[in-house]
Molecule: Bacterial RNase P class A
Organism: Desulfobacterales bacterium
RNA sequence: AGAGUAGACCAAACGAUCGCUGGAUUUUUAUAAAUCCGGAGGAAAGUCCGAACACCAAAGGGCAGGGUGCUCCAUAACGUGGAGUCGCGGUAACGCGAAGGAAAGUGCAACAGAAAGUAUACCGCCCGGAAUCAAACGGGUUCGUUUGGUUCCGGGUAAGGGUGAAACGGUGCGGUAAGAGCGCACCAGUUCCUCGGGUGACCGGGGAAGCUCGGCAAACCCCACCCGGUGCAAGACCAAAUAGAGGAGCGUUCGAGAGUGGCCCGCUCAAGCUCCCGGGUAGGUCGCAGGAGAUGCCGGGUAACCGUCAUCCUAGAUGAAUGAUCGUUGCCCGGUCAGGGGAAACCCGGACCAGGUACAGAAUUCGGCUUAUGAGUUACUCUGGCC
Numbered sequence: 001a002g003a004g005u006a007g008a009c010c011a012a013a014c015g016a017u018c019g020c021u022g023g024a025u026u027u028u029u030a031u032a033a034a035u036c037c038g039g040a041g042g043a044a045a046g047u048c049c050g051a052a053c054a055c056c057a058a059a060g061g062g063c064a065g066g067g068u069g070c071u072c073c074a075u076a077a078c079g080u081g082g083a084g085u086c087g088c089g090g091u092a093a094c095g096c097g098a099a100g101g102a103a104a105g106u107g108c109a110a111c112a113g114a115a116a117g118u119a120u121a122c123c124g125c126c127c128g129g130a131a132u133c134a135a136a137c138g139g140g141u142u143c144g145u146u147u148g149g150u151u152c153c154g155g156g157u158a159a160g161g162g163u164g165a166a167a168c169g170g171u172g173c174g175g176u177a178a179g180a181g182c183g184c185a186c187c188a189g190u191u192c193c194u195c196g197g198g199u200g201a202c203c204g205g206g207g208a209a210g211c212u213c214g215g216c217a218a219a220c221c222c223c224a225c226c227c228g229g230u231g232c233a234a235g236a237c238c239a240a241a242u243a244g245a246g247g248a249g250c251g252u253u254c255g256a257g258a259g260u261g262g263c264c265c266g267c268u269c270a271a272g273c274u275c276c277c278g279g280g281u282a283g284g285u286c287g288c289a290g291g292a293g294a295u296g297c298c299g300g301g302u303a304a305c306c307g308u309c310a311u312c313c314u315a316g317a318u319g320a321a322u323g324a325u326c327g328u329u330g331c332c333c334g335g336u337c338a339g340g341g342g343a344a345a346c347c348c349g350g351a352c353c354a355g356g357u358a359c360a361g362a363a364u365u366c367g368g369c370u371u372a373u374g375a376g377u378u379a380c381u382c383u384g385g386c387c
Stems, first nucleotide, its partner, number of pairs: 001383006008377002010374001012329007020039008041359001045370002048368005053231004065227005070084005085099001086097004100222002105220002107216002122161002124157015169187006188212002190209008235286004244277001246276005257269004293312004298307003330357003334353004339348003
């Protein structure tokens, strides 16, 4: 210098003007106004997991259904995280893994191939038989023997070829008619025994057995463990208007009540009127912001995380606030100009102009995961060059 890997931090700053919203105080009958203080995120998102909380259901157990699936640890819990094991990928830093069981059972494997799993044989190899051809030999005229070829039939074989993503361990020697773990040596695997290390997954060593038993369980299934349902529109409280189950009182020529009217009398109409009250609608209040809380020091732990102490209080809307405009500065990209360093590649800072300054936005609250996104900074790995 180039290429790459991993993680953490930040989420532009300041000022002015005009607004929005929560709280406190003051003024005000109240609406409201003034002043002060506070007002989005790392993902507030997707709503994919796990919880808190609330209501409903529920003695306990089982079936069904769903989920998880190497080990240990962390945690309120998790399908999350940390540290490891094993396997795979990468030269490496590092990354990825639904990573239990296929000698419980059932099933599946396109095409090709003999055969896709305890059964088989296309070519080939070997043995026997028949036919035929050729050569040699013998006898002699047409037959016999031997050797070789071709075809057919019966049998043996699984070494070799061929098919496939995958073919019943590999190499060699012996063995055999030809072959084969058929036998042996070594190697690989499996099972069993055993020693050592590790909490454990597992790792390392020794021995025995020819045991060689293929793949798929993001196919059914088996095994182990976990899981009741619905979600803050949960739910709790207050409670109009209208209608009214129920109850009480008054009243119908002994006139309740209504109209007229400021009120009384009067006049007119007149059979209902008034009160209590449960539930509950509109509406309102709470739930709802002091918590598995944040920050910092120290201690424990490899780490995730945990603990003591100190300090702090940090949005709470509901047709839904948290914004808009202007100015200055910062940062990034592009262009122009001049300059410095260096052998070069290239690096460094400066002036001016123009543009840009992401993704996005709370709605009961937390712990995660995933996805979106800007400019940088850090550590590490590999390659090349120079000293």